[in-house]
Order: sequence, then C1' cells, then structure tokens
RNA sequence: GGGCGAUUAGCUCAGUUGGCUAGAGCGACCGCUUGACGUGCGGUAGGUCAUAGGUUCGAGCCCUAUAUCGCCCA
Repeated sequence: GGGCGAUUAGCUCAGUUGGCUAGAGCGACCGCUUGACGUGCGGUAGGUCAUAGGUUCGAGCCCUAUAUCGCCCA
C1' cells in the first nucleotide's frame, strides 16, 4: 500500500427483506423476602446505534469517506 470483517447500554451480544416507540443476559440501584449476607421474586435507571455526509416519505439496517481493532496479501 491492497483486500476482508467488526464497532449497538458499564460488560457480552441480538436486531430477519428499511416501517410506528431500539432489545436480551450479566452488572448497577430500589423494594419484597432474611437476624444479616447470599439466593429467589418484582421494579427502575442507563444508548448522539464509532464519526461525518448521502439515498429515501422513513436508516441500527443501503451507499461514500474517516477513525479504531482484528485477520489475510504484498
């Protein structure tokens, strides 16, 4: 220098062919339960979907550029 893949909540990851309000598990916090802790049950908060631009009535999803990480080629 070239090619491919990944980037979504604090962590690990879903998100189908673009369609109303973006989700799960773990973790955090609160309540119930316990003498207390843990377990169990219920609930709450937490996201500029890596960044910028484009296409579209509508983008996490399609296109372009950039950034970071990984793999391959030279």